Annotation
Predicted 3D model of a 129-nucleotide RNA (c-di-AMP riboswitch aptamer (ydaO/yuaA leader)) from Paenibacillus graminis. Its mean pLDDT, the model's own confidence on a scale to 100, is 75. NCBI's taxonomy places the organism under Bacteria, Bacillota, Bacilli, Caryophanales, Paenibacillus.
[in-house]
């Protein structure tokens, strides 16, 4: 200076070299929550792009084999991101939370304001502006 993401801005007070702490407002985002509608209950649900498979392997394991669940690895895949669209290329395709409760949902209630990354003519071609 930009990017992913809701994760920003402003005001007041105190302390301080600066960071910082507390309070308030706005803005953005999430959850719960009627009627109507939906759904009939099936191995629960939520945030998120991060879903769904195949193969190998470990454990539960017992003489052998098999099924199911879980862990690890490899390859793919729904899907995803730099103003917009199409195609191609590269990359990501995680992690966490709730706890037996939850569809939608006005009023209302409640929570969050993180974390991480790039490297100086920006990946390429076309379209449109």
């Nucleotide at each position: 200076u930009g990017c992913c993401g809701a994760g920003u801005u402003c005001c007041c007070u105190a302390a301080u070299a600066a960071u910082u702490a507390g309070g308030g407002a706005a803005a953005c985002g999430g959850g719960g929550g009627a009627a109507c509608c939906g759904a009939u209950u099936u191995u629960g649900g939520g945030u998120g792009a991060a879903u769904u498979g195949a193969c190998c392997u470990c454990c539960u394991a017992u003489u052998c084999a098999c099924a199911g669940a879980g862990g690890g690895g490899u390859c793919a895949u729904a899907g995803g991101g730099g103003a917009c669209c199409u195609u191609c290329a590269a990359c990501c395709g995680a992690a966490c939370c709730c706890u037996u409760a939850a569809g939608c949902u006005a009023a209302c209630c409640u929570c969050g304001u993180a974390g991480g990354c790039a490297a100086u003519u920006g990946g390429a071609a076309g379209g449109g502006g």